[in-house]
RNA sequence: AACCGACAAGGGCACACCACGCGCGAGCGUGGGCCGCAAAGCCACGGGGGUCGGGUUCUUCGAGGACUCCGACUCAGCCGGGUUGCCGAA
Numbered sequence: 001a002a003c004c005g006a007c008a009a010g011g012g013c014a015c016a017c018c019a020c021g022c023g024c025g026a027g028c029g030u031g032g033g034c035c036g037c038a039a040a041g042c043c044a045c046g047g048g049g050g051u052c053g054g055g056u057u058c059u060u061c062g063a064g065g066a067c068u069c070c071g072a073c074u075c076a077g078c079c080g081g082g083u084u085g086c087c088g089a090a
Base pairs, nucleotide, nucleotide: 004088005087012037013036017032018031019030020029021028022027035077041083042082043081045080046079047078048075049074050073051072052071053070054069055067056066057065058064
């Protein structure tokens, strides 16, 4: 230094849920919370999930369903990738 990651030290983040606010929505912000996390820091580049609108299609033509389609958006706590970084037992 790289890999690695401990019932180590000192710290950090914060799922579900709740309150308030924002958004058509997915979801987001703040506070509480504390399921978990060694990058659960950051970046939508690839794949994927989701939402909204359009398109196509099915239909009992009402509602609704489906998609190998298009657009916008969302998730970094789905995976990969990029990038920065704390500690140091084996």
Molecule: c-di-GMP-I riboswitch aptamer
Organism: Acidobacteriota bacterium